[in-house]
Predicted 3D model of a 350-nucleotide part of an RNA (small-subunit ribosomal RNA, central domain) from Stenomitos sp. BACA0646.
Model confidence (mean pLDDT): 87 of 100.
Taxonomically the source falls in Stenomitos (Bacteria, Bacillati, Cyanophyceae, Leptolyngbyales).
Its Rfam family is "Bacterial small subunit ribosomal RNA".
Context: one part of a larger RNA
RNA sequence: UUGGGCGUAAAGCGUCCGCAGGUGGUUUUUCAAGUCUGCUGUUAAAGCGCGAGGCUUAACUUCGUACAGGCAGUGGAAACUGAAUGACUAGAGUAUGGUAGGGGUAGCGGGAAUUCCCAGUGUAGCGGUGAAAUGCGUAGAUAUUGGGAAGAACACCAGCGGCGAAAGCGCGCUACUGGGCCAUUACUGACACUCAUGGACGAAAGCUAGGGGAGCGAAAGGGAUUAGAUACCCCUGUAGUCCUAGCUGUAAACGAUGGGUACUAGGUGUUGACCGUAUCGACCCGGUCAGUGCCGUAGCUAACGCGUUAAGUACCCCGCCUGGGGAGUAUGCACGCAAGUGUGAAACUC
Numbered sequence: 001u002u003g004g005g006c007g008u009a010a011a012g013c014g015u016c017c018g019c020a021g022g023u024g025g026u027u028u029u030u031c032a033a034g035u036c037u038g039c040u041g042u043u044a045a046a047g048c049g050c051g052a053g054g055c056u057u058a059a060c061u062u063c064g065u066a067c068a069g070g071c072a073g074u075g076g077a078a079a080c081u082g083a084a085u086g087a088c089u090a091g092a093g094u095a096u097g098g099u100a101g102g103g104g105u106a107g108c109g110g111g112a113a114u115u116c117c118c119a120g121u122g123u124a125g126c127g128g129u130g131a132a133a134u135g136c137g138u139a140g141a142u143a144u145u146g147g148g149a150a151g152a153a154c155a156c157c158a159g160c161g162g163c164g165a166a167a168g169c170g171c172g173c174u175a176c177u178g179g180g181c182c183a184u185u186a187c188u189g190a191c192a193c194u195c196a197u198g199g200a201c202g203a204a205a206g207c208u209a210g211g212g213g214a215g216c217g218a219a220a221g222g223g224a225u226u227a228g229a230u231a232c233c234c235c236u237g238u239a240g241u242c243c244u245a246g247c248u249g250u251a252a253a254c255g256a257u258g259g260g261u262a263c264u265a266g267g268u269g270u271u272g273a274c275c276g277u278a279u280c281g282a283c284c285c286g287g288u289c290a291g292u293g294c295c296g297u298a299g300c301u302a303a304c305g306c307g308u309u310a311a312g313u314a315c316c317c318c319g320c321c322u323g324g325g326g327a328g329u330a331u332g333c334a335c336g337c338a339a340g341u342g343u344g345a346a347a348c349u350c
Stems, first nucleotide, its partner, number of pairs: 003322004007304002012318001014201004021194003025088003029084003033081002035077009049065006091191001092188004096183004103177007110154001114150008125136002162169002206247006215241002220236004258317006266295011299306002323350003332343004
């Protein structure tokens, strides 16, 4: 490379957007690039295949002859692909009317709790643990009452429930704003799918600058435990955690399952919309879409399991894998303030 694969054995980029490229709905006519086909030329000799001949046979060798395939030219076919042309509406999109939502950004507000401060009551303990001690407390703590300040997070509702591409999103209100779903007709008329390079977003930790700092808490200090205890437990506690502006660009970034389209038994929950039935009306009941769970048929799978939300059956496009270690290391290059990240070997060894 071919092939075979990628939930758990090696393997799906963290997610999306998207140029080139690849692939692409129904139909008319034309062309003939691909495709199919006839003929011609060429494709040295030797060799191979076939038919003969020569060495006693064979190997060997001599003569004759042919095929396949390639390339080029020329004549034809027009189903499929392609190109051009005209049309269509089932894909896609737009409009209109509804609708659910912790989707995003900014601002304003709220209460519970915690800690601290002030004041009152009050007195000897409090705290902590397996048990203790360090620690706090007669300079009045803990407890309790009133007042004040600060920062962070938002109990119940809350749900295998919702939204978002993923990361993620949960107190209330307001403003701005993205997307989805449903219904109805109307419009555009293939405008689509995927996407190397590229771009954007991207938890936590970390970094830079300036704020902030209640609680928690790497590091650090102390007390215990222990043979030791650079830990687990306890008392403190700095960075950090929070905000603003930038950087970093990684995670078991997981459904360990790339995206799109079509097809292939059902049953049972639940969310949103709509329709029908019913009704005074709301429920109830039935149905159609769109999500989200469980069970399960065929089928698949090494098994576990998956099973209309496929890991089934097919097609299109991208990414990735190719024994373990060495190693996500070395080196080079790029990016970064740094930490490091991306790309990424070999020797050797089993």